[in-house]
C1' cells in the first nucleotide's frame, strides 16, 4: 500500500435482534464480624452540576442515516494478524 481482526467505568469483559449503556468478576470505599487483622457478608461505587429531587454528557475521535445508535454507513487514530 491492499486486506481482515480489535478499542465501552480504574482493571478484566458483557450488552450482535439497533430500544434502560457499563450485566459479571476484580479493585477501591463505607459497614459488620474479629482483642487486631485475613476470610467471608451487607451497601455503594463512570463524569459535570445540584442540599436532594433530577437533569445534562459519556462506548478511540469527527460527521451521518434514524423516533432511537456501542451496534448500521462515511472519514479518520492507535494497536495486531495477513498479504504485496
Nucleotide at each position: 500500500g491492499c486486506g481482515g481482526g480489535u478499542g465501552u467505568g480504574g482493571c478484566g469483559g458483557a450488552a450482535u435482534u439497533g430500544g434502560c449503556a457499563g450485566a459479571c468478576g476484580c479493585g477501591c470505599a463505607g459497614g459488620a464480624c474479629u482483642a487486631a487483622g485475613g476470610a467471608u457478608c451487607c451497601u455503594g461505587u463512570g463524569g459535570u452540576a445540584g442540599a436532594a429531587a433530577u437533569a445534562c454528557c459519556g462506548u478511540g475521535g469527527a460527521g451521518g442515516u434514524u423516533c432511537g445508535a456501542a451496534c448500521c454507513c462515511u472519514c479518520u487514530c492507535a494497536c495486531c494478524c495477513g498479504c504485496a

This is a predicted structure of an 84-nucleotide RNA (transfer RNA) from Periweissella fabalis. RNAcentral holds the sequence, with entries from ENA and Rfam. The same sequence occurs in records of 3 taxa. It matches the Rfam family "tRNA". It is annotated as a transfer RNA. About the family: Transfer RNA (tRNA) molecules are approximately 80 nucleotides in length.